[in-house]
RNA sequence: AAAUGAAAAAGGCAAACCCGUCGAAAGGCGGGGACGCAAAGUCACCGGUCUACCGGGCGUAACAGCCCCACGACAGCGGGACCGCCGAC
Numbered sequence: 001a002a003a004u005g006a007a008a009a010a011g012g013c014a015a016a017c018c019c020g021u022c023g024a025a026a027g028g029c030g031g032g033g034a035c036g037c038a039a040a041g042u043c044a045c046c047g048g049u050c051u052a053c054c055g056g057g058c059g060u061a062a063c064a065g066c067c068c069c070a071c072g073a074c075a076g077c078g079g080g081a082c083c084g085c086c087g088a089c
Stems, first nucleotide, its partner, number of pairs: 005086001012037002017032006035076001041082003045079003048074003055068004
């Protein structure tokens, strides 16, 4: 330096669920809690998924309702990029 994750150690993160809070929602953040994780560290670049306030279309007497839309979100869906602890071979 590359490949790799056996056995350990030092440590790390934290699903569901509950409480608080922000948000139209998806979801985020804080606390509790651990299903799991060797990148479950960071980044929405590609694919995918979720949501649809605003906006557009349909519709209504007016509401309601239905459809479309990412500019919103997910890094714990896959790929990619960047960075990093420990260690057999």